[in-house]
RNA sequence: GCGGAUGGCCGGAUGGCCGCGGUCCCGGGCCUGCCCGGGGACGAGGAAAGUCCGGACUCCAGGAAGCAACGGUGCCGGGUAACGCCCGGCCGGGGAAACCCGAGGGAAAGCGCCACAGAGAAGAGACCGCCUCCGCAUCUUCGGGCGCGGCGGCAAGGGUGAAACGGUGGGGUAAGAGCCCACCGCGGGACGGGCAACCGGACCGGCACGGCAAGCCCCACCGGGAGCAACGCCGAAUAGGGGCCUCGUGCGGCCGGAGCGAUCCGGCCCAGGGCGUGCUUCCGCCCGAGGCCCGGGUUGGCGGCUGGACCCCGGCGGCAACGCCGGGGCGAGAGGAAUGGCCAUCCAGGGCCGGGCUCGCCCGGCCCGGACAGAAUCCGGCUUACAGGCCAUCCGCGCAU
Numbered sequence: 001g002c003g004g005a006u007g008g009c010c011g012g013a014u015g016g017c018c019g020c021g022g023u024c025c026c027g028g029g030c031c032u033g034c035c036c037g038g039g040g041a042c043g044a045g046g047a048a049a050g051u052c053c054g055g056a057c058u059c060c061a062g063g064a065a066g067c068a069a070c071g072g073u074g075c076c077g078g079g080u081a082a083c084g085c086c087c088g089g090c091c092g093g094g095g096a097a098a099c100c101c102g103a104g105g106g107a108a109a110g111c112g113c114c115a116c117a118g119a120g121a122a123g124a125g126a127c128c129g130c131c132u133c134c135g136c137a138u139c140u141u142c143g144g145g146c147g148c149g150g151c152g153g154c155a156a157g158g159g160u161g162a163a164a165c166g167g168u169g170g171g172g173u174a175a176g177a178g179c180c181c182a183c184c185g186c187g188g189g190a191c192g193g194g195c196a197a198c199c200g201g202a203c204c205g206g207c208a209c210g211g212c213a214a215g216c217c218c219c220a221c222c223g224g225g226a227g228c229a230a231c232g233c234c235g236a237a238u239a240g241g242g243g244c245c246u247c248g249u250g251c252g253g254c255c256g257g258a259g260c261g262a263u264c265c266g267g268c269c270c271a272g273g274g275c276g277u278g279c280u281u282c283c284g285c286c287c288g289a290g291g292c293c294c295g296g297g298u299u300g301g302c303g304g305c306u307g308g309a310c311c312c313c314g315g316c317g318g319c320a321a322c323g324c325c326g327g328g329g330c331g332a333g334a335g336g337a338a339u340g341g342c343c344a345u346c347c348a349g350g351g352c353c354g355g356g357c358u359c360g361c362c363c364g365g366c367c368c369g370g371a372c373a374g375a376a377u378c379c380g381g382c383u384u385a386c387a388g389g390c391c392a393u394c395c396g397c398g399c400a401u
Stems, first nucleotide, its partner, number of pairs: 001397010012346007020043002023040007045372001049383002052381005057227004070223005075089005090104001091102004105218002110216002112212003127158002129154003133150004138145002166184006185207001186205003191200003231303004241294007249271002252269007272287004310329008347370001349368008
């Protein structure tokens, strides 16, 4: 210098003008809470997103435990409030390496499945092929060769497939075959190392036990449900529910009392009206006014609502994730929802033109110009989107010393 790998960080800056949101201070209105005016500091993110996991918090189900069902997780150890997250390691795969990827428990508990192709797909199978023997035919140098058919043997070679019941080489055989042998693989394994996953392995066994559990299933562990539109409080107007009190209607009826009488007073009982087509009958439905109180409840208002498993710095422990200790800091709280717009200068970055020229850099001028996106109870993760830039570590190659 070129190519690559990993981890982390930033993601425009400054100023002016006009606005917006809650909050604090001052003044006024007005009356104890709003309104008006002025001023101060503050006001989106690394993902605020997807809402996929894990919690805090709240309510519901009387409490606790166990079992079953259902759902989830799944190598080992550690971290954490917890996790399906993170860190370290193991095993398998990829890469020359740095490094990356893995739903990574159990297939000798049982069931099921293994498409197409192929003879045969799990105690399987013989299509081509190889071989002994027999028969026929033919050639012959009489050893045998070749062709057809048949009874058998074999699974080496060919062929199919994602996968064919160990592989390679040798011996052996009619041809073959763990039939025998060596090595590799496989199964068991005393013992050794490691907390463990796992690693090494004397020796034994000719080899039995194909694959799939993101099919059922088995094993271990975890899990009650709903979610801030949770939930608590205050509560109008109007309509509707319940209760109490007062008043009112009728040429009504009965009883009692007063009075010579008209009449008056008190109590009890009864009802009347409207609607459904004009009338009648039957049937059904509805119904007085005012006041007070109670309970539910819509719109609305207040709380929950932002100080927390919080952030920064330093020290110590730990390979690390992380933990402990000390010091410092306060960083939106809206709610149909504020965080915006314009201008100027600059900084990244890109393009064009002219000049110099050591030939890929320097100088000058002009133009363009900052991605993805936006809080809504809060927190820990994961995933996804993202213009451009910076830093650190590591691997490989080339050159120089």
Bacterial RNase P class A from Alphaproteobacteria bacterium HGW-Alphaproteobacteria-2, 401 nucleotides, folded computationally. NCBI's taxonomy places the organism under Bacteria, Pseudomonadati, Pseudomonadota, Alphaproteobacteria. The sequence was found by an Rfam model in a public genome assembly. The prediction has a mean pLDDT of 75.